[in-house]
Model confidence (mean pLDDT): 86 of 100. Predicted 3D model of a 478-nucleotide part of an RNA (small-subunit ribosomal RNA, 3' major domain) from a Deltaproteobacteria bacterium. Taxonomically the source falls in Myxococcia (Bacteria, Pseudomonadati, Myxococcota). It matches the Rfam family "Bacterial small subunit ribosomal RNA". Its family is annotated with structural constituent of ribosome and ribosome in the Gene Ontology.

Context: one part of a larger RNA
């Protein structure tokens, strides 16, 4: 000087408390361990691994296994020879591949040749490796932590390590600001500048509007007309403790109030200091060393990653009456759509199929939002709760759904009656609850990322638990 303390003081955070809903029990989904297996590819392991890399494992992906092939190789460069390449067909084969046939005859040209593409041959100092080392690395990322800290220059003090500044008195979300002070300044952080959202104005109207006028209809902005309103999207205004009162060191600042759409950082996001964990990643990529080079490379078929005694994590659906079923009916936002979204009509109980308008999209489609509201049934029952499992019949995608897809219909109806010890999230348009969309994607979502609808309870307080900040104290630790 740090680190640590079952030392002290001060102060924060859904840290506890207060409160609401969960997890832990059940079934299923998904990840992990374990076990099994020819293989169940690999990585990630307290917080900070475990719906994580996977924003899509039937083939492909794929890195694994079995078997069948190839070796200058699936890919790049060089030399030689040939031919356009491409495309189609036949035979063998699981295919890779091998054999044969058809078709085609590139561009420039000084007619010597050159160029791109492609096939064969050749061999060397070549390729290739998701082989190894994240304890050799770059880059990227997690975490402490959006915590308020981390430092420097000069000066001063100390033999020195170092101290001072950065401590102290107040204050703040903040090393935020004020005051004081052997310090005076400065940098990286904080804040602000950026984006979304909340109010208003201007500009602009093929979206919106019977607001006003006219026309038409069974009805509808459907049409003319019009930009007032809504909206859209570009610019601007607006909030700064600016004003008042009180407190306070005539300070910073705090409390209350007015005005205001909004206050005292309005709400949300992006943004993550010096560093820590030899944290994570050599399998995104890059890269040193090491290793394999008729194989640890490469092509193919099939299988596996989907196994199942058991354990754990994360979720979904429930155990019902604030509910379940049937019928009727209302109100979103944000997105996506041309080898796409598909209205409508017909067929089908349905998944869906056939035909097909419109839309490259504020103009058409996906697209009925659901919870809600109204009416009727159920009456506490393992039930009209719950839907697992299994049987049967189908639909769709795709070369192909046996291993191993999703969905529909009929039948079947399991466990489950609120979950031990323990444990998680959340302070407001939040939790809870309800549906909608998107990425990936041929198909496949209970996951993920977004969107809106309905919309709470509680916070006395900081003793205790966890994490953190500042000062101080002890130390046989560094």
């Nucleotide at each position: 000087u740090g680190a640590c303390g079952g030392g002290g003081g001060c102060c924060c955070g859904c840290a506890c408390a207060a409160g609401c809903g969960g997890u832990g029990g059940a079934g299923c989904a998904u990840g992990c361990u374990g076990u099994u297996c020819a293989a169940u590819u690999c990585g990630a392991c307290g917080c900070a691994a475990c719906g994580c890399g996977a924003a899509g494992a039937a083939c492909c992906u794929u890195a694994c296994c079995u078997g069948g092939g190839c070796u200058a190789g699936a890919c790049a460069a060089c030399g030689g020879c040939g031919g356009a390449c491409c495309g189609c067909c036949c035979g063998a084969g699981a295919g890779a591949u091998c054999g044969g046939g058809c078709u085609u005859u590139c561009c420039c040209u000084u007619c010597g040749g050159g160029g791109a593409c492609u096939g064969c041959c050749g061999g060397u100092u070549c390729a290739g490796g998701u082989g190894u080392u994240g304890c050799a690395u770059g880059g990227c990322u997690g975490u402490c932590g959006u915590c308020a800290g981390c430092u420097c220059g000069u000066g001063u003090c100390g033999u020195g390590a170092g101290a001072u500044g950065u401590u102290g008195g107040g204050u703040u979300a903040a090393g935020u600001c004020c005051c004081g002070c052997a310090a005076c300044g400065a940098g990286c952080g904080c804040a602000a500048c950026c984006c979304c959202u909340g109010c208003c104005c201007u500009u602009a109207g093929u979206u919106g509007c019977c607001a006003c006028c006219g026309g038409a209809u069974a009805a509808u902005g459907c049409c003319g007309a019009g930009c007032a309103c809504u909206c859209c999207a570009a610019g601007g205004g607006g909030a700064c403790u600016g004003c008042a009162c009180g407190g306070g060191u005539c300070a910073a600042c705090c409390g209350u109030g007015a005005g205001g759409a909004a206050g005292g950082u309005g709400g949300g996001g992006a943004c993550g200091a010096c560093g820590u964990c030899a944290a994570g990643u050599c399998a995104u990529c890059a890269u040193g060393g090491c290793c394999c080079u008729u194989a640890u490379g490469u092509c193919c078929a099939g299988g596996g990653c989907u196994a199942c005694a058991a354990g754990c994590g994360u979720g979904c659906u429930a155990c019902a009456a604030u509910g379940g079923g049937c019928g009727a009916u209302a109100c979103a936002a944000a997105g996506g759509g041309c080898u796409g979204c598909a209205a409508g009509c017909u067929c089908g109980c349905a998944a869906g199929a056939g035909c097909a308008a419109g839309c490259u999209a504020a103009u058409c489609c996906c697209a009925u939002a659901a919870a809600g509201u109204c009416g009727c049934c159920c009456u506490c029952a393992g039930u009209u709760c719950g839907g697992a499992u299994c049987g049967g019949a189908g639909u769709c995608u795709g070369c192909a759904a046996c291993u191993c897809g999703a969905c529909u219909c009929c039948g079947u109806g399991a466990a489950g009656c609120u979950g031990g010890a323990a444990u998680c999230g959340c302070u407001a348009g939040u939790a809870a609850u309800c549906g909608c969309g998107g990425a990936u994607c041929a198909g496949c979502a209970c996951g993920c990322c977004g969107c809106g609808g309905u919309g709470a309870a509680u916070a006395c307080g900081u003793u205790c638990u966890c994490g953190g900040g500042c000062c101080u104290u002890g130390u046989a630790c560094a």